């Protein structure tokens, strides 16, 4: 001073004036015997987010049986650990990328099975042989030579994403090939080290197995269904009685389980509004300090209570400022004008998480080139 | 608020993972005195967006986006 990598922070403040939602306090009016409710007025406290969003995973919590075996379907896929739980999140391990800092990996199983591999090529996993190499050789030919027809070969050619699936070097041989043998290199397996693992290193053996499992499939480990439009707002208990019968309902299906729907009396308890109330906001909450671990997260201790609307409040306006950009002076202490002062976006049961849109600015740590000292 | 479908030419739909096609529409041309029918040829894709797998993707996964639909 360029070029990059990896995080963290913030998401504005003050005043005035006019308005919204909740909770409380006070005072009028109504209705009520009271309890208390409605309402108009005023006074006081609070009053959106990092993603509230997308509804993509998980979990609380309701209600269907305290949700029970099985299949079916869906979902995950290295090890090792956090966690209430997860397809999340730490670390580490193997692959791939970069010159580093670092980033990225849906990463079980193709030696159980089955399906596919267009075009083009001889041939796409079944085996097979298009031009080649080589052998024998009717026959034709003075001779060199030419070659029907059978047989070996699969190293070369050339198509192809991909060619039968182990490079190079050597020896082998009619020609040729892991058909041998050295030396690298896969994969499988033993032994000792390390490492809780996954895996790594050495070092013996042994094999020759196209790709595709984000195709069906197998292994293993998970998952009842439905969602706050879920559910509740009369309960519980005798007595009698009426339908249905082994059905019916119980949120794919089968077994098991569990009878199911009213109606009448009466006994205590409570007692009203259905365009309403409850569920609603104290909960795996936040804060701030210590401890433990690499770290995700976990322990202990103190403090605090921080929207609760129901068509959906949390707002407008002026005015001043912080930050920031531009641009003059400048005694480098500061100062004077002008611009901006913002984006995405807005709770609706409650949370961890992931995804995705987004603005100006700051801060920190690392990497890499070039100048200068 | 829950929840499920679907997005391919101008519109209405096709497409076993192997060049994206019909139909109507629109252009121009034969035919007519002219138009219409009709027959001929042509135009016209970001297969919603980005990414993965896979040799190859509209199709399979994986995120996002738009449009419809049912739930008291």
């Nucleotide at each position: 001073u360029c070029a990059g990598a990896u995080u963290g922070c913030c998401a504005g403040c003050u005043a005035a004036u006019c308005g919204c939602c909740u909770g409380g306090g006070c005072u009028g009016u109504c209705g009520g015997a009271a309890a208390c409710g409605a309402u108009c007025g005023u006074c006081c406290a609070g009053g959106a987010g990092g993603a509230a969003a997308g509804u993509c995973c998980g979990g609380g919590c309701a209600g269907c049986a305290u949700a029970g075996g099985g299949a079916a379907a869906g979902a995950c896929a290295g090890u090792c650990g956090c966690u209430a739980a997860c397809g999340g999140c730490g670390a580490c391990c193997g692959g791939g990328g970069g010159c580093a800092a670092c980033c990225c990996u849906a990463g079980g199983g193709a030696a159980a099975g089955u399906g596919c591999c267009a075009c083009a090529g001889a041939a796409a996993c079944g085996a097979a042989a298009c031009u080649u190499c080589c052998c024998u050789g009717a026959g034709a030919u003075u001779a060199u030579u030419u070659g029907a027809a059978g047989g070996g070969u699969a190293a070369a050619g050339g198509u192809g994403a991909a060619a039968c699936g182990a490079g190079u070097g050597g020896g082998g041989u009619a020609a040729g090939a892991g058909c041998c043998c050295a030396c690298a290199g896969u994969c499988c397996u033993c032994u000792g080290c390390g490492g809780u693992g996954a895996c790594g290193c050495c070092g013996g053996g042994g094999a020759g197995a196209g790709g595709u499992a984000a195709a069906c499939c197998c292994u293993g480990u998970c998952u009842g269904c439905u969602g706050c439009a879920a559910g509740g707002a009369g309960g519980u208990g005798c007595a009698c009685u009426u339908u249905c019968a082994u059905a019916a309902g119980g949120u794919u299906c089968c077994c098991g389980c569990c009878g199911a729907a009213g109606g009448u009396g009466u006994a205590c308890c409570a007692u009203a509004a259905g365009a309403u109330c409850c569920g609603c906001u104290u909960g795996a909450u936040u804060c701030c300090g210590g401890a433990a671990g690499c770290a995700a997260u976990u322990c202990c201790a103190g403090a605090a209570c921080u929207a609760g609307a129901u068509a959906g409040a949390u707002g407008a306006u002026u005015a001043g400022c912080a930050g920031u950009c531009c641009u003059g002076a400048u005694u480098c202490g500061u100062u004077g004008g002008g611009g901006u002062g913002a984006a995405c976006a807005g709770a609706a049961c409650c949370c961890g998480g992931c995804u995705u849109a987004c603005g100006u600015a700051c801060a920190a740590u690392c990497u890499g080139g070039c100048a200068u000292a | 608020g829950c929840c499920g479908a679907c997005c391919u030419a101008g519109c209405u739909c096709a497409a076993c993972g192997g060049u994206a096609g019909a139909g109507c529409a629109g252009u121009g041309g034969u035919u007519u005195u002219g138009u219409a029918a009709a027959c001929c040829a042509c135009c016209g894709g970001u297969u919603c967006c980005g990414g993965g797998u896979u040799c190859g993707a509209g199709c399979c996964c994986c995120g996002g986006g738009g449009u419809c639909g049912g739930c008291u």

Overview:
Two RNAs folded together computationally: RNase P RNA and transfer RNA, 445 nucleotides in total. The coordinates come from a structure-prediction model, not an experiment, and the mean pLDDT is 76. It holds a member of the Rfam family "Bacterial RNase P class A". Rfam's curators write: Ribonuclease P (RNase P) is a ubiquitous endoribonuclease, found in archaea, bacteria and eukarya as well as chloroplasts and mitochondria.